Molecule: transfer RNA
Organism: Coccomyxa subellipsoidea C-169
RNA sequence: UCUCCCUUAACUCAGUCGGUAGAGUGUGGUGCUUAUGACGCCAAGGUCGCGGGUUCGAGCCCCGCAGGGAGAA
Numbered sequence: 001u002c003u004c005c006c007u008u009a010a011c012u013c014a015g016u017c018g019g020u021a022g023a024g025u026g027u028g029g030u031g032c033u034u035a036u037g038a039c040g041c042c043a044a045g046g047u048c049g050c051g052g053g054u055u056c057g058a059g060c061c062c063c064g065c066a067g068g069g070a071g072a073a
Stems, first nucleotide, its partner, number of pairs: 001072007010025004019056001027043005049065005
């Protein structure tokens, strides 16, 4: 220098063919228990890395940038 992959909740990750953003863990509350843990229930938590574009509509498609990883020279 070039090519490819990844970036979504505090963490680990789903998200199909463009049509209301989800799970587990964790956190808070609550039930249970003498109590803690485990277990059950409820809740909070998101500019979908950043900026543009296409579209009636973008986490998803296109361009640029940033961060991380792999490869080639």